């Protein structure tokens, strides 16, 4: 690369280097950013895996501790929209708008190949 599973509306600094850019991509918004972007260290946050302990309908589920272990993550819902389907609403229609739902894509664990 790629496939399966699970989660994505909570939570995390007025530190230090470091300089101009960032929000994944494709477009079209709408925003951070020299009152300092990416990046790195420090710091914090969370219980995916793992460890400890429990209860069960038990080779599992569920639920408790624990951030001295593997990883993650630290503006904005995954910052919003882009396909489809309900509903209302606005038009004489095309066709627009709003909610809500399901994909699509995506990021993380964690297994496969």
């Nucleotide at each position: 690369c790629u496939c399966u599973u699970a989660u994505c509306a909570a939570g995390a600094g007025c530190g230090g280097c470091g300089g101009a850019g960032g929000g994944a991509a494709u477009a079209g918004g709408c925003c951070c950013u020299g009152c300092g972007a990416a990046g790195c260290c420090c710091g914090g946050c969370a219980a995916c895996c793992g460890g400890c302990g429990g209860a069960c309908g038990a080779u599992g589920u569920c639920u408790g501790c624990a951030a001295a272990g593997g990883u993650g993550c630290u503006a904005a819902u995954u910052c919003c929209u882009a396909c489809a389907g309900a509903u209302c609403c606005g038009g004489g229609a095309g066709c627009g708008g709003a909610u809500c739902u399901g994909g699509c894509a995506g990021a993380u664990a964690a297994g496969g190949g």
Predicted 3D model of a 113-nucleotide RNA (SAM riboswitch aptamer (S box leader)) from Bhargavaea sp. CC-171006.
Its Rfam family is "SAM riboswitch aptamer (S box leader)". Rfam links the family to the GO term regulation of gene expression.
The sequence was found by an Rfam model in a public genome assembly.
The prediction has a mean pLDDT of 85.